Transfer RNA from a Pseudomonadota bacterium, 72 nucleotides, folded computationally. It matches the Rfam family "tRNA". The organism belongs to Pseudomonadota, within Bacteria.
RNA sequence: CGGGGUGUAGUAUAACGGCAAGUACACUAGCUUCGGGAGCUAGCGGUCUGGGUUCAAUUCCCAGCACCCCGA
Numbered sequence: 001c002g003g004g005g006u007g008u009a010g011u012a013u014a015a016c017g018g019c020a021a022g023u024a025c026a027c028u029a030g031c032u033u034c035g036g037g038a039g040c041u042a043g044c045g046g047u048c049u050g051g052g053u054u055c056a057a058u059u060c061c062c063a064g065c066a067c068c069c070c071g072a
Base pairs, nucleotide, nucleotide: 001071002070003069004068005067006066007065010025011024012023013022018055027043028042029041030040031039048064049063050062051061052060
């Protein structure tokens, strides 16, 4: 320099173009216990950035950024 892939809560991961963006662990509060742990209930918290298409974009298109792979 060229090509390809990935980017979603703190972590890991789902989501036909039509969500209130789900699940598990973590965290917080409550219940339970003499206490801890385990368990139960509730809560917190997220779409890499900027444009475009569309009535509607996490999803499609373009550019950029970060990481990974291949080639030179």